[in-house]
């Protein structure tokens, strides 16, 4: 010094003007207006992609489809998030990513290539006959070489007319029992048996375990105004038309003079939900950690055609520059609310790997 890789942060402080909330006080023809003072947009507020809180609706049961999730413990309101740990991949390393089953069936692998999975003979090898100069023909054979991303496990040895798990020892594969560690995935041993199910691909169909009611703040609720309860159709009228918040079915509820579906009037108002939380910050204690418990502290938007802003100065950072000075800041703005993920993105500060260089 240069690279890579994981993490944390994202401007302050005054003054003028201005807006929007709360909170005191004051006036008030009750709509509002002065006045002090507090507070006012992010790590992604974007995506709307899982998870709840919350609110409505459902005798909220039960099956069928269908939809998620996928190693293995933790952690949490929960969860497809997090932390830790197995086993496999890349990376010199720090680190980074993957995750049920191919031996239940089906399908799918371009091109090349003989042949792409109970998959064959291009070249070659060994027989036999002709032929002898190349060669033809007929069997066998996949151990050698070709093509591929991937072509029926490897090394010796036996055997053959040439080979070949043909058949042996070892290894590797797999299938059963044990045994040792480990909560557990899963690691290593040890003994039996198999000549051997010999290639990928399940965000391909599929199967296997486990989970799952629904809709959404324009949910909802309250006050207030105001029309036209007008027309028209189907059904039905005591065993039932119709309805009951994803589809079907069963079941069960609610229903009687109505239900339902269409045309067409009216309400474009104001109040609540609307921000004190599964909150945030320190400290101690447990725990590898994610996180959990105590003890103190602290309150930080609540707008509805949409407020959180402009100027001026100082300081902070980063650039250029000796200096005085001069220029610069990515990605971008709340709309019930929290927890996460995944995009965009510059600046700065740290950890840890690596390679040069100098003491």
């Nucleotide at each position: 010094g240069g690279g890579g890789u994981c993490g944390g942060u994202c401007g302050g402080u005054g003054a003028u003007c201005g807006c929007u909330g709360g909170a005191g006080g004051u006036c008030u023809u009750a709509g509002g207006g002065c006045c002090u003072u507090c507070a006012g947009a992010g790590g992604a507020a974007a995506g709307u992609c899982c998870g709840a809180g919350c609110u409505c609706c459902g005798c909220a049961g039960g099956g069928c489809a269908g939809g998620g999730u996928g190693c293995c413990g933790g952690g949490u309101a929960a969860c497809a998030c997090c932390c830790g740990g197995a086993g496999g991949g890349g990376g010199u390393a720090a680190c980074c990513c993957c995750u049920g089953g191919a031996a239940a069936g089906u399908g799918c692998c371009a091109c090349a290539g003989a042949a792409a999975a109970u998959a064959g003979a291009c070249c070659g090898c060994c027989c036999c006959a002709c032929a002898u100069a190349a060669g033809u023909g007929g069997g066998g054979u996949a151990a050698g070489g070709g093509u591929g991303a991937a072509a029926a496990g490897g090394u010796g040895g036996g055997g053959u007319a040439a080979g070949a798990g043909c058949c042996c020892a070892c290894c590797g594969c797999c299938c059963c029992u044990c045994c040792u560690g480990g909560u557990a995935a899963c690691a290593g041993g040890a003994g039996g048996g198999g000549g051997c199910a010999c290639g990928g691909u399940a965000a391909a169909c599929c199967c296997c375990a486990c989970c799952c009611g629904g809709a959404g703040a324009a949910a909802g609720g309250c006050c207030g105004u105001g029309u036209a309860g007008a027309g028209g159709a189907g059904c039905g009228c005591u065993g039932g038309a119709g309805g009951g918040u994803g589809g079907c079915c069963c079941g069960c509820c609610c229903g009687a003079a109505g239900c339902u579906c269409c045309u067409g009037g009216g309400u474009a108002g104001g109040c609540c939900g609307c921000u004190a939380g599964a909150g945030c910050c320190g400290u101690u204690g447990g725990g590898u950690a994610a996180c959990c418990a105590a003890c103190g502290g602290c309150c930080u938007a609540g707008a509805u055609g949409a407020a959180u802003g402009a100027u001026c100065a100082c300081c902070a950072c980063c650039c250029c520059a000796a200096a005085u000075g001069g220029g610069g800041g990515a990605c971008a703005g709340a709309a019930c609310u929290c927890g996460g993920c995944u995009u965009a993105u510059g600046g700065c500060c740290g950890g840890c790997c690596c390679c040069u260089u100098u003491u």

This is a predicted structure of a 359-nucleotide RNA (Bacterial RNase P class A) from a Thermodesulfobacteriales bacterium. Its mean pLDDT, the model's own confidence on a scale to 100, is 77. Its Rfam family is "Bacterial RNase P class A". Rfam's curators write: Ribonuclease P (RNase P) is a ubiquitous endoribonuclease, found in archaea, bacteria and eukarya as well as chloroplasts and mitochondria. Gene Ontology terms of the family: dimeric ribonuclease P complex, ribonuclease P activity and tRNA processing. The family's RNA type in Rfam is ribozyme.